About this RNA
Predicted 3D model of a 133-nucleotide RNA (FMN riboswitch aptamer (RFN element)) from Cryobacterium adonitolivorans. It was read from a public genome assembly, where an Rfam model found it. The model forms 100% of the base pairs in the Rfam consensus.
RNA sequence: AACGUGCUCCGGGGUCGGUGAGAAUCCGAACCGGCGGUGAGAGUCCGCGAGCGGGAACCCGAUGUUUGGGUUCUUAGUUGAGCUGGUGAAAUUCCAGCACCGACGGUUAAAGUCCGGAUGGGAGGCGCACGAA
Numbered sequence: 001a002a003c004g005u006g007c008u009c010c011g012g013g014g015u016c017g018g019u020g021a022g023a024a025u026c027c028g029a030a031c032c033g034g035c036g037g038u039g040a041g042a043g044u045c046c047g048c049g050a051g052c053g054g055g056a057a058c059c060c061g062a063u064g065u066u067u068g069g070g071u072u073c074u075u076a077g078u079u080g081a082g083c084u085g086g087u088g089a090a091a092u093u094c095c096a097g098c099a100c101c102g103a104c105g106g107u108u109a110a111a112g113u114c115c116g117g118a119u120g121g122g123a124g125g126c127g128c129a130c131g132a133a
Stems, first nucleotide, its partner, number of pairs: 003131005009125002015029004030113002032102002034048004043100002051078002053075008082098005104116003
């Protein structure tokens, strides 16, 4: 140095205009990009988290049937998108060019950017302590 246990803290970003009765949702132009990995740096390669489902248990409320909310565990479910050229030992990660993607509910008009669950959760990260070697 690595390793184990415990603890604190940190841990998501992004709009203007036009039309219109009404749109930050349409049109035009803009802006944003969690975490780990990857021989060289990633929104688009590989995986993870979150979201949306399935199953189980428990709790609360309401209660005619039934249904709503929360917690924990589990799951082979679902979950978007990139090519070309250049450099180089090596890059779908850098440079150049042209593209593409973005959960669920709500909203007088259709949402990556507004509101909400969320002062939530979390992949993980820094540090400290003890042990150990």